[in-house]
RNA sequence: GCCCCUAUAGUUCAACGGAUAGAACGGAAGUUUCCUAAACUUUAAAUCAAGGUUCGAUUCCUUGUGGGGGUA
Numbered sequence: 001g002c003c004c005c006u007a008u009a010g011u012u013c014a015a016c017g018g019a020u021a022g023a024a025c026g027g028a029a030g031u032u033u034c035c036u037a038a039a040c041u042u043u044a045a046a047u048c049a050a051g052g053u054u055c056g057a058u059u060c061c062u063u064g065u066g067g068g069g070g071u072a
Base pairs, nucleotide, nucleotide: 001071002070003069004068005067006066007065010025011024012023013022018055027043028042029041030040031039048064049063050062051061052060
């Protein structure tokens, strides 16, 4: 250089074009407890960027960026 894969809460993962983007762990608050832990309830938090297609895009297409792999 060329080719392939990949990018979603703090972390690990869901969501094969249809609405409020979910779950677990973690964070915050509360109840309980003498305190802690545990348990229960509540709560905050994310689609890499820019375009395109579509009535509708996390999802499909293009380019770029980051990460991983292959190849002389």